[in-house]
């Protein structure tokens, strides 16, 4: 110098001027004294994705709590980090790359059901289209009853020979080969057969059992077994783990409106107490006693309720505690949640790491019809171009003109994760060339 591989960073710069939100000082002026408006100084004001809203958490409100068990949803090698995860590290396993490196929805197909299009012979208790291979028969040769005869032969039961090679039926063996597919019932080699085949036998592979070596996922190696059990769980399903819903438009206060409105359905309508309540009858010394109690109130019990379903204990409402569903009016203005948080930045300690854990520094948007803008000035990558020089021909370097910055912006906040980026830097690695 080329090719190419990881991992970290920037992603337009200064300066005037004008303006915008916002935090705090100070002046003025309002004021219901809670504050609010103006002006002026000062801090500070979007990302590395603010996005996609996928996942996982902090908070809030509904929810009595605890367990089982089902129902639904999610994750899926192994070990580790984290508040947590589907996230991130390390390892292992398969997979691609010559390498540096990279990729992997990577439990279970021997519990079951269910699918494997198209092609092809077949696609799952295998089968048997072509091949191949055995017999058998017929096609050759000779002789040849009996019948026809133009006496030339013609037709042929039947018998004897030959049956190497080739053809054709007909049984049977065969699954090694064979267009096909994603995928062919274990590879490849030898032996062995009529031909072939785990039919035998060595090597891979696979089961299945013991060893060693790891924490484990695995991994080596030894025994036994001719091989059984094809793929697809990004179909159902099974195994193991994990999960109540809804979401800052959550929620709470304060202002204001307002009739704090009207209505179906479902389950459930039972039992006991006269109870210093009402009521109703008596009686009275006028304070009250006494008896009744359909019905109104009250106490208890029970039936029922208590946010997916069953259920099990507990507690708690309970004759109304609930459970669903309609219809329709009023007010939508403040102020809180809000941003100091699983925080950044430096260092140091353990750790291969992800990370923790200590010390020391920073203060870093909080708006709501919703700020972060506009202008000038100088300077500016990439691109385009003009000359020149240099070269391993692939490009570079100087010097000049033009030309003017990707992707996109908060809205309650963090971890992830994907996705979208115009170009640029800076460290490590791999192949290679070319000079010493």
């Nucleotide at each position: 110098g080329c090719a190419g591989a990881g991992a970290g960073c920037c992603g337009g710069a200064u300066g005037g001027c004008c303006g915008c939100g916002u935090g705090c000082g100070c002046a003025g002026g309002g004021u219901c004294c809670g504050c609010c408006c103006u002006g002026u100084g000062u801090g500070c004001g979007a990302g590395g994705a603010a996005a996609g809203u996928c996942c996982g958490g902090a908070c809030u409100c509904c929810c009595u709590g605890a367990g089982a068990c089902a129902a639904c949803g999610g994750u899926g090698c192994c070990g580790g980090g984290u508040a947590a995860c589907g996230c991130c590290c390390g390892g292992g396993c398969g997979g691609g790359g010559a390498a540096a490196c990279c990729c992997g929805a990577c439990g279970g197909a021997a519990a079951g059901c269910g699918c494997c299009a198209c092609a092809g012979a077949a696609a799952a208790c295998a089968a048997a289209c072509c091949g191949c291979c055995c017999u058998g028969c017929c096609g050759c040769u000779c002789c040849g009853a009996a019948g026809g005869u133009u006496c030339g032969c013609c037709c042929a039961a039947g018998g004897a020979g030959a049956g190497a090679c080739c053809g054709g039926c007909a049984g049977g063996g065969u699954c090694a080969g064979g267009a096909u597919g994603a995928a062919a019932c274990g590879g490849u080699g030898g032996g062995g057969u009529a031909a072939g085949a785990g039919c035998c036998c060595a090597c891979c592979g696979c089961a299945c059992c013991g060893c060693u070596g790891g924490a484990a996922a695995c991994a080596g190696g030894g025994g036994u077994g001719g091989c059984a059990c094809g793929g697809c769980a990004a179909g159902c399903c099974c195994c193991a783990c994990c999960g109540g819903g809804a979401g800052c438009a959550a929620u709470g206060c304060c202002a204001a409106a307002u009739a704090g409105g009207g209505c179906c359905u479902c389950c459930g309508c039972g039992c006991g107490g006269g109870c210093c309540g009402g009521u109703c009858g008596g009686g009275u010394c006028c304070g009250c006693c006494c008896g009744a109690u359909a019905c109104c109130g009250c106490c208890g019990c029970u039936a029922g309720g208590g946010u997916u379903g069953u259920u099990u204990c507990a507690c708690c409402c309970g004759a109304g505690a609930g459970a669903g569903g309609c219809c329709g009016g009023g007010u939508u203005g403040g102020c809180a949640g809000c941003u100091a948080g699983a925080g950044g930045c430096g260092u140091c300690u353990g750790g291969c790491a992800a990370c923790a854990g200590g010390c020391g520094u920073c203060g870093c948007a909080g708006a709501a019809g919703a700020a972060u803008g506009g202008u000038c000035a100088u300077c500016g990558a990439a691109c385009c171009u003009u000359g020149u020089c240099c070269c391993a021909c692939g490009g570079g370097g100087c010097a000049g003109g033009g030309g003017g910055a990707a992707c996109a912006a908060g809205a309650u906040c963090c971890g992830g994760c994907u996705u979208a980026u115009a170009g640029g830097c800076u460290c490590u690695c791999u192949g290679u060339g070319c000079a010493a």
This is a predicted structure of a 436-nucleotide RNA (Bacterial RNase P class A) from Tritonibacter horizontis. The organism belongs to Tritonibacter, within Bacteria. The prediction has a mean pLDDT of 78. It matches the Rfam family "Bacterial RNase P class A". From the family's description: Ribonuclease P (RNase P) is a ubiquitous endoribonuclease, found in archaea, bacteria and eukarya as well as chloroplasts and mitochondria. RNAcentral holds the sequence, with entries from Rfam.